Model confidence (mean pLDDT): 81 of 100. The RNA shown here (transfer RNA) has 73 nucleotides and comes from a soil metagenome. Its Rfam family is "tRNA". Its family is annotated with triplet codon-amino acid adaptor activity in the Gene Ontology.
RNA sequence: GCGUCCGUAGCUUAGCAGGCAAAGCACCGGGUUCUGGCCCCGGUGGUCGCGGGUUCGAAGCCCGCCGGGCGCA
Numbered sequence: 001g002c003g004u005c006c007g008u009a010g011c012u013u014a015g016c017a018g019g020c021a022a023a024g025c026a027c028c029g030g031g032u033u034c035u036g037g038c039c040c041c042g043g044u045g046g047u048c049g050c051g052g053g054u055u056c057g058a059a060g061c062c063c064g065c066c067g068g069g070c071g072c073a
Stems, first nucleotide, its partner, number of pairs: 001072007010025004019056001027043005049065005
């Protein structure tokens, strides 16, 4: 350089042929306990890598860019 796959919460990931974002862990509060842990209840947290396009509507489609993995050279 070319091809291909990936980028969503602090971390690991889900998200159906476009309909307005979710789970586990972590964190915060409460319950339980002599205290802590385990367990139970509740809660905070997202420019969906960035920019543009298409659309009534984009995490998902199109184009460019950035970053990472693999293959070829």